[in-house]
Context: one part of a larger RNA
RNA sequence: CUGGGUGUAAAGGGAGCGUAGACGGUAUAUCAAGUCUGAAGUGAAAGCCCUGGGCUCAACUUAGGAACUGCUUUGGAAACUGAUAAACUAGAGUGUCGGAGAGGUAAGUGGAAUUCCCAGUGUAGCGGUGGAAUGCGUAGAUAUUGGGAGGAACACCGGCGGCGAAGGCGGCUUACUGGACGAUAACUGACGUUGAGGCUCGAAGGCGUGGGGAGCAAACAGGAUUAGAUACCCUGGUAGUCCACGCGGUAAACGAUGAAUACUAGGUGUUGGGGAGAUUAACUCUUCGGUGCCGUCGCAAACGCAUUAAGUAUUCCACCUGGGGAGUACGUUCGCAAGAAUGAAACUC
Numbered sequence: 001c002u003g004g005g006u007g008u009a010a011a012g013g014g015a016g017c018g019u020a021g022a023c024g025g026u027a028u029a030u031c032a033a034g035u036c037u038g039a040a041g042u043g044a045a046a047g048c049c050c051u052g053g054g055c056u057c058a059a060c061u062u063a064g065g066a067a068c069u070g071c072u073u074u075g076g077a078a079a080c081u082g083a084u085a086a087a088c089u090a091g092a093g094u095g096u097c098g099g100a101g102a103g104g105u106a107a108g109u110g111g112a113a114u115u116c117c118c119a120g121u122g123u124a125g126c127g128g129u130g131g132a133a134u135g136c137g138u139a140g141a142u143a144u145u146g147g148g149a150g151g152a153a154c155a156c157c158g159g160c161g162g163c164g165a166a167g168g169c170g171g172c173u174u175a176c177u178g179g180a181c182g183a184u185a186a187c188u189g190a191c192g193u194u195g196a197g198g199c200u201c202g203a204a205g206g207c208g209u210g211g212g213g214a215g216c217a218a219a220c221a222g223g224a225u226u227a228g229a230u231a232c233c234c235u236g237g238u239a240g241u242c243c244a245c246g247c248g249g250u251a252a253a254c255g256a257u258g259a260a261u262a263c264u265a266g267g268u269g270u271u272g273g274g275g276a277g278a279u280u281a282a283c284u285c286u287u288c289g290g291u292g293c294c295g296u297c298g299c300a301a302a303c304g305c306a307u308u309a310a311g312u313a314u315u316c317c318a319c320c321u322g323g324g325g326a327g328u329a330c331g332u333u334c335g336c337a338a339g340a341a342u343g344a345a346a347c348u349c
Base pairs, nucleotide, nucleotide: 003321004320005319006318007303008302012317014201015200016199017198021194022193023192025088026087028085029084030083031082033081034080035077036076037075038074039073040072041071042070049065050064051063052062053061054060091191092188093187094186095184096183097182098181103177104176105175106174107173108172109171110154115149116148117147118146119145120144121143125136126135162169163168206247207246208245209244210243211242215241216240220236221235222234223233258316259315260314261313262312263311266294267293268292269291270290271289272288273287274286275285276284277283298305299304322349323348324347331342332341333340334339
C1' cells in the first nucleotide's frame, strides 16, 4: 500500500460555517470525452511460457508458435457516466398563518440568606470536633430586635421537562435578535450532501490592564491526629471565583457512538403542533417534530444496540495498524507566559 476496522479491545476531529475536491433527483433531444465493438499500424532481439531439434542426459543451445494485457489512427453503437439545450417537482429553499422554549446580547429591578457597621435588650460564655485545641468574648461576644452597607447566587415551580452546533443556558421585566417546529402548497426549480486546507465559536483553570470583593477558597499560618502527617478533621486566610476589554484553546469537550439520505415488527411514558370523532372539561383514533424506557428481526467477542441502530445500503470527511520509550526529543507554527498544535527514532519486551 492493500485489506480489515474505529460504543467498551488501537482508532470519530470539542463544535459549527464553508473553499477546492468527491458524490448527486425525474423525463426528453443532441454530441461522443469516458465506455463497448470492428479494422490497420506498432508493441526490437534475447528472456519467460508451449511444441519440436542438437550436444550419451541435464544445465546449455537452436527452430517455430504463443504472449507482449499497451499505444496511435480509423469505421461504428448510445444503455450508463459526462457535456450542451430546453423542461419537471417528490430533494432543497422562499412566502403566508400559528403556537412552544433556562437560545443569545444589553439595560433595569425583586425577595430570602451569609457577612460587616450602628443602636436597643441581655450576661458569660460562644464556636468547633470522634474527642479536643487553636480562634472569638466582661474593651460586653453568642442569642435576639430595629436600621444601614455591600457582593454573589437565584429556594419552591423543576420534571430520564425545554432550548442551543457544541461548550452551555434557570428570580422577574423590557428592548434588540438567532434557530427549530406545525399547518398551507402561493413562489424558485436540483439551487443538494459531505467537506482537505481556511475561518468562527469553545467548560473549568490560567495570563494581561482596570475595577470589585459578601460568601467560598489553591498557596500560606496555626490547632489537632499520627511513629511521622509537608494530608484527611478544625480555626483563620491570599490569589482566584464576580465585572469590562483582550489573550489562551485545552477536558472522561462522553452517547467514550462523525455528518447526510433511504429502508427494516411492535409496546409504553413524556414534550411542541395539526386533523377527525364523541356520550364535549378530562376521552378515543390518527399525523408531523423532539425526548426516554422495554423489545422482534438483524448485528455483536460478549456486554449490549435495536426507526434517536452498534441493523440493511449509498456518499463524503476524520482516524487506527503490538506494549513501553512518548504525546517525549528535534525542527516548525502559534502564544506575554504557562504552554498548545504538529510529532519521530535508538533501545527494549